Two RNAs folded together computationally: RNase P RNA and transfer RNA, 459 nucleotides in total.
It holds a member of the Rfam family "Bacterial RNase P class A". The family's RNA type in Rfam is ribozyme.
Its mean pLDDT, the model's own confidence on a scale to 100, is 75.

RNA sequence: GCAGCAGGCCGUUUCAUCGUUCCCGGCUUUUUUGCCAGGGAAGGAAAGUCCGGACAACGCAGAGCGCCAUGCUUCCUAACGGGAAGAUAUCCGCAAGGGUAUGGUUAGUGUAACAGAAAAUAACCUCCCUGACCGGAGCGUCAGGGGAAGGGUGAACAGGUGGGGUAAGAGCUCACCGGUCCCGGUGGUAACACCGGGAGCCGUACACCUCAUGGGUUGAAAGACCAUGUAUACCGGCGACAAGGGCUGCUCGUCCGAUGCCGGGGGGUAGGUCGUAUGAUCCUGCAAGUGAUUGCGGGACAAGAUAAAUGAUGGAAGCCAGCCGGAAUAUCUCUCGAAGAUGACCCGGCAGGAACAGAAUCCGGCUUACAGGCCGGCUGCAUAA
RNA sequence: UGCCCUGUGGUGUAAUUGGCUAACACGUCUGACUCUGGAUCAGAAAAGUCCAGGUUCGAGUCCUGGCAGGGCAG
Numbered sequence: 001g002c003a004g005c006a007g008g009c010c011g012u013u014u015c016a017u018c019g020u021u022c023c024c025g026g027c028u029u030u031u032u033u034g035c036c037a038g039g040g041a042a043g044g045a046a047a048g049u050c051c052g053g054a055c056a057a058c059g060c061a062g063a064g065c066g067c068c069a070u071g072c073u074u075c076c077u078a079a080c081g082g083g084a085a086g087a088u089a090u091c092c093g094c095a096a097g098g099g100u101a102u103g104g105u106u107a108g109u110g111u112a113a114c115a116g117a118a119a120a121u122a123a124c125c126u127c128c129c130u131g132a133c134c135g136g137a138g139c140g141u142c143a144g145g146g147g148a149a150g151g152g153u154g155a156a157c158a159g160g161u162g163g164g165g166u167a168a169g170a171g172c173u174c175a176c177c178g179g180u181c182c183c184g185g186u187g188g189u190a191a192c193a194c195c196g197g198g199a200g201c202c203g204u205a206c207a208c209c210u211c212a213u214g215g216g217u218u219g220a221a222a223g224a225c226c227a228u229g230u231a232u233a234c235c236g237g238c239g240a241c242a243a244g245g246g247c248u249g250c251u252c253g254u255c256c257g258a259u260g261c262c263g264g265g266g267g268g269u270a271g272g273u274c275g276u277a278u279g280a281u282c283c284u285g286c287a288a289g290u291g292a293u294u295g296c297g298g299g300a301c302a303a304g305a306u307a308a309a310u311g312a313u314g315g316a317a318g319c320c321a322g323c324c325g326g327a328a329u330a331u332c333u334c335u336c337g338a339a340g341a342u343g344a345c346c347c348g349g350c351a352g353g354a355a356c357a358g359a360a361u362c363c364g365g366c367u368u369a370c371a372g373g374c375c376g377g378c379u380g381c382a383u384a385a
Numbered sequence: 386u387g388c389c390c391u392g393u394g395g396u397g398u399a400a401u402u403g404g405c406u407a408a409c410a411c412g413u414c415u416g417a418c419u420c421u422g423g424a425u426c427a428g429a430a431a432a433g434u435c436c437a438g439g440u441u442c443g444a445g446u447c448c449u450g451g452c453a454g455g456g457c458a459g
Base pairs, nucleotide, nucleotide: 001381002380003379004378005377007375008374009373010372012317013316014315015314016313017312018311020041021040022039023038025036026035027034043356047367048366050365051364052363053362054361055219056218057217058216062252063251064250065249067215068214069213070212071211072086073085074084075083076082087102088101089100090099091098092097103210104209108208109207110206111205112204124151125150127146128145129144130143131142132141133140134138159177160176161175162174163173164172178202179201180199181198182197183196184195185194186193187192223274224273225272226271232265234264235263236262237261238260244256245255246254281300282299283298284297285296286295287294288293319353320352322350323349324348325347326346330342331341332340333339334337386458387457388456389455390454391453392452395411396410397409398408404442413429414428415427416426417425435451436450437449438448439447
């Protein structure tokens, strides 16, 4: 220098004029209101609403079944399906690195299309033995049996290599290698790693199964209060052996239960206040920790609308890429000349561009979208010292 | 603002426990029949399952994320 990997951060600033919304103060107005001055006013994702909480209600007493989610280890946290640091296996990459999986069950049950003889009680061909047949004993045909060594099928086929063994063969047996299980030791908080010994124990994937942990349900249109207004007209169902109902999937239980309850339909109102921003808060310094994070000290108070405010126009600065001109060093080419071509960085001018996106009860995450830019770290290749 | 559901030819629906080249009806197109149209008969085209990843030998179906459309509520 080129190509790449992983991480952290920023994502315009400022001035003028005219506006929007909220708060506070003053003046004015009987009230409503109007005017003036000061101050606050979107994001890294405010988004998707995918997880987890806070908060609130449901009469959450409670029990059982079911359902859903998660699943290596140790930590972090209010909590989490989030995060940090690690372990093992496997896939991608030359590498830096990245993706996925991993509770238990060498158990049991089920499934594995097509192809293939067979998808687990493996015999289609080849191999071997026995018997029969034929004039001819042959690499023949038929019947019965042995056998997973070879072939072929498939996504996947009976641990691998070699020796022994055998009629032919086979973990049948032996050596080495791979895996599984059991026992012991060492290191580590642990997952696990390494070492030694033992058992011929030896298909794969997914699901069911089973274990542990967590989850009651509904969401700010939750809910509390004030004001305004009014009619339960009418229809259907239900009923004391207890119907029916009480925002819970079911059962039990529990509570309510008669001028009542449920469903339909009708009448009225459709305004306001709180909830609602001092909080697992933010900024900063120090300390602990590999890290997520935590502790202590100091400082700050920072949008709150409800049909929904946070905007518009113009100027300046910075940023981006384009064109033209100047100056300049460097590289390349040859007909080696102050020849031609390219042209980093710098200066000036011209006309432009600037993403994704807008709070709606509030937090912690995750995911997705995003013009352009900054910061260190690491890897590969090339070159120079 | 919160919650829920759906997505397969032009339209409406299928596709069994994940299994062979995604099926059917209507519609469209071509031809035949007819003087012409309709009806009828014969044939053809048209979706790779909303998009992008993942799991698997194999995905319309299972999982994750996005996009679009629809519904409910005081």